[in-house]
C1' cells in the first nucleotide's frame, strides 16, 4: 500500500430555566439528525454524572484537538434614547403678597415731601324741632237696686195740717268705652343738610401760613416669602440601540488517531 473482521467512538449539538450538581422530558437557537420505553404534584443518575432494551456506520466526509468565524442565550451598564409611578431640594415657567425705585408712566415752581395750624367726618353734654305712646283738657254713649237731683203712680207715719223713704220715668254723674283736638306735662329713640358747650384722634376729605423739589408705584427690572406646573432634574421601574464579560450550534483552515488476520 491493498481486503477482511474487531475496537475507541458516531449516529446531533447548544442556551436560558430546575436541580447540590449532572443528564433528559417541556421553552429557545442551530437545521436534518437511529428505533422502543420512561418523566413538571418531574423522571433518571453521582463527577466515566440520562436509565434500560435493540438496531446500524465504524479508523475518517463522519472520531477528535487548535485557530479563526459566529446565530443564539444569559449578567451589567450613570453610555445614549423612549416610557411608566412618585418627589418638589435646585434651574425654568406661571401666578399671590411685600418692599425697593434703575427704566417708563402719572403727578409737581399754577408749589411735591415735611412742619404749624383751622374746619368736617367722630364721642359726650344741654338746647330747639320733629315722631311715637301715655297723661290731662273737650265732646258723645254711658249704672234694675247697694251713686246724684227731682220724684207721676203706690207705701209709710199722723185726728187732721202735714211730713218721711222712695220705684219707674226725665235730668246728671263715675270707672269705662269711642272720637275729635290742643298755646298744655311727662316718657322714649338706628330722630335732624338744626343750635350752644366740650372731648378725642390725626385715620380720610377739605382751607390758611411756612417750607423749596420732590411724591407716586400703573408697566417693565431687582429682592424677599408663599402657592403651583413637572420640561430639565431626581428616586425608582420597564423597554430599544450601543458597550462590557461569560456560555455557544453551526461554518472555515491546520493537526491527530488503535488491534487482528490475509495478499
Nucleotide at each position: 500500500c491493498c481486503g477482511u473482521g474487531c475496537u475507541a467512538g458516531g449516529c446531533g449539538g447548544g442556551g436560558a430555566g430546575c436541580u447540590a450538581g449532572c443528564g433528559g422530558u417541556g421553552c429557545c437557537c442551530u437545521g436534518u439528525a437511529c428505533c422502543u420505553g420512561c418523566a413538571a404534584u418531574c423522571c433518571g443518575c453521582u463527577a466515566c454524572a440520562g436509565c434500560a432494551g435493540g438496531g446500524u456506520c465504524g479508523a475518517a466526509c463522519u472520531c477528535u484537538u487548535g485557530c479563526u468565524u459566529g446565530a443564539g442565550g444569559c449578567u451589567c451598564u450613570u453610555g445614549u434614547c423612549c416610557u411608566g409611578u412618585g418627589g418638589g431640594a435646585c434651574u425654568g415657567c406661571u401666578u399671590g403678597a411685600g418692599c425697593u425705585a434703575a427704566g417708563u408712566g402719572g403727578u409737581g415752581c399754577u408749589g411735591a415731601a415735611g412742619g404749624c395750624u383751622g374746619g368736617g367726618u367722630c364721642c359726650u353734654g344741654c338746647g330747639c324741632g320733629g315722631c311715637a305712646g301715655a297723661g290731662c283738657g273737650c265732646u258723645a254713649u254711658g249704672a234694675a237696686c247697694c251713686c246724684c237731683g227731682u220724684c207721676a203712680g203706690g207705701u209709710c207715719c199722723g185726728a187732721g195740717a202735714g211730713g218721711a223713704a222712695g220705684c219707674a220715668g226725665c235730668g246728671g254723674u263715675a270707672a269705662a268705652u269711642a272720637g275729635a283736638u290742643g298755646u298744655c306735662u311727662c316718657u322714649g329713640g338706628g330722630u335732624g343738610c338744626c343750635g350752644c358747650a366740650g372731648g378725642a384722634a390725626u385715620a380720610c376729605c377739605u382751607g390758611g401760613c411756612u417750607g423749596g423739589a420732590g411724591c407716586u408705584g400703573g408697566c417693565u427690572g431687582g429682592c424677599u416669602c408663599g402657592a403651583g406646573c413637572a420640561a430639565g432634574c431626581u428616586a425608582u421601574g420597564g423597554g430599544g440601540c450601543g458597550g462590557a464579560g461569560u456560555c455557544g450550534a453551526g461554518g472555515g483552515c491546520a493537526g491527530g488517531u488503535g488491534c487482528a488476520c490475509g495478499g

The RNA shown here (Bacterial large signal recognition particle RNA) has 263 nucleotides and comes from a Dehalococcoidia bacterium. The sequence was found by an Rfam model in a public genome assembly. It matches the Rfam family "Bacterial large signal recognition particle RNA". It is annotated as a non-coding RNA gene. About the family: The signal recognition particle (SRP) is a universally conserved ribonucleoprotein involved in the co-translational targeting of proteins to membranes. The coordinates come from a structure-prediction model, not an experiment, and the mean pLDDT is 77. The source organism's lineage runs through Bacteria, Bacillati, Chloroflexota and Dehalococcoidia.